[in-house]
Context: one part of a larger RNA
RNA sequence: CGGAGGAAUCUUGACGGCACCUCUUCCAGCGAACGAGAGGAGUAGGAAGGACGCACCCCGGGAGUACCAGUUGUCGCGCUAGCGGCACGGCUGGGUAGCUAUGUCCGGAAAGGAUAAACGCUGAAAGCAUCUAAGCGUGAAGCCAACACCAAGAUUAUGAUUCCCAUGAGACCCCCGGUAGACUACCGGGUUGAUAGGCCAGAGCUGUAAGGUCCGAAAGGAUUUCAGGUUACUGGUACUAACGGUCGAUCGA
Numbered sequence: 001c002g003g004a005g006g007a008a009u010c011u012u013g014a015c016g017g018c019a020c021c022u023c024u025u026c027c028a029g030c031g032a033a034c035g036a037g038a039g040g041a042g043u044a045g046g047a048a049g050g051a052c053g054c055a056c057c058c059c060g061g062g063a064g065u066a067c068c069a070g071u072u073g074u075c076g077c078g079c080u081a082g083c084g085g086c087a088c089g090g091c092u093g094g095g096u097a098g099c100u101a102u103g104u105c106c107g108g109a110a111a112g113g114a115u116a117a118a119c120g121c122u123g124a125a126a127g128c129a130u131c132u133a134a135g136c137g138u139g140a141a142g143c144c145a146a147c148a149c150c151a152a153g154a155u156u157a158u159g160a161u162u163c164c165c166a167u168g169a170g171a172c173c174c175c176c177g178g179u180a181g182a183c184u185a186c187c188g189g190g191u192u193g194a195u196a197g198g199c200c201a202g203a204g205c206u207g208u209a210a211g212g213u214c215c216g217a218a219a220g221g222a223u224u225u226c227a228g229g230u231u232a233c234u235g236g237u238a239c240u241a242a243c244g245g246u247c248g249a250u251c252g253a
Stems, first nucleotide, its partner, number of pairs: 001153001005164006016149001021050001023049005034039001052107002055104002061100002067094005072087006112144002118138004165252001170247004174190005195241003198237005204230003211224005
């Protein structure tokens, strides 16, 4: 820009790409067929798994450099105590969210169409015969579809519902953000507001803070104390920031 007014929401699916493992073991068949014996199958049925693939984080893990604790050396806060800086996050032990595979779920199917090899029907050329020459069937993990995904610039530009046309539907810039993300786009919110931050409460994590008291010569221990601290999680609360502005069909050849 188009899709013959302007929009919002939902939608059909032409086309397209992706994917579609002749994998293994076990049960049963069956110690049956077969075989002198030794030995010893296959099909149909059932179960479990492997590899691969999509998705996800409930579980159990990994990592988790703005969470908690312990601890070494050194420097600083006048000293003690308590803290902080640096040393690979100094080192060590744990660990929320999100991320993640080694964790979890699911998938390959069935049914269909046209076929290959092959097997047929009818049947002449060639009074017979012949699946083939005309004609008609059966038939594969393969092909086309089917399942899932994308998708109306599919210009053949789909369809449905609702709204608006001066009481303007709706959209954008801008701003607060993230289930999104290189940018853009997408999604949520913008005071008629819980969108983000703060604060409050909780979950989860860490593991019992500081100070005081008591015991001990001290190191240290006990108690106050399941304490104290706390990032991403959940809920609440307008305290802070969402200020401000623009476009837009004008009843439709």
The part of an RNA shown here (large-subunit ribosomal RNA, domain VI) has 253 nucleotides and comes from a Phycisphaerae bacterium. It matches the Rfam family "Bacterial large subunit ribosomal RNA". Its family is annotated with structural constituent of ribosome and ribosome in the Gene Ontology. Its mean pLDDT, the model's own confidence on a scale to 100, is 86.